[in-house]
RNA sequence: AAAUGAAAAAGCCAAACCUGUCGCGAGGCAGGGACGGAAAGCCACAGGUCUUAUGAAGACAGCUGGGUUGCCAUU
Numbered sequence: 001a002a003a004u005g006a007a008a009a010a011g012c013c014a015a016a017c018c019u020g021u022c023g024c025g026a027g028g029c030a031g032g033g034a035c036g037g038a039a040a041g042c043c044a045c046a047g048g049u050c051u052u053a054u055g056a057a058g059a060c061a062g063c064u065g066g067g068u069u070g071c072c073a074u075u
Base pairs, nucleotide, nucleotide: 002075003074004073005072012037013036017032018031019030020029021028022027035062041068042067043066045065046064047063048060049059050058051057052056
């Protein structure tokens, strides 16, 4: 530097659900909680799904692809 994620280890994240709060809403944030995750870190770029005050404006990165950064192990 590249490929891979069988086993292991150190840490990491946290679905459903509950509570509080913000939002018209999809949903966001915080706490609890763990179904899972090797990018379930970050970016709405392409596709997709969803919402609405129908204005073209929003939501989803835990739907797929892409971009970018990174931990451990093996080769």

The RNA shown here (c-di-GMP-I riboswitch aptamer) has 75 nucleotides and comes from a Deltaproteobacteria bacterium. The model forms 94% of the base pairs in the Rfam consensus.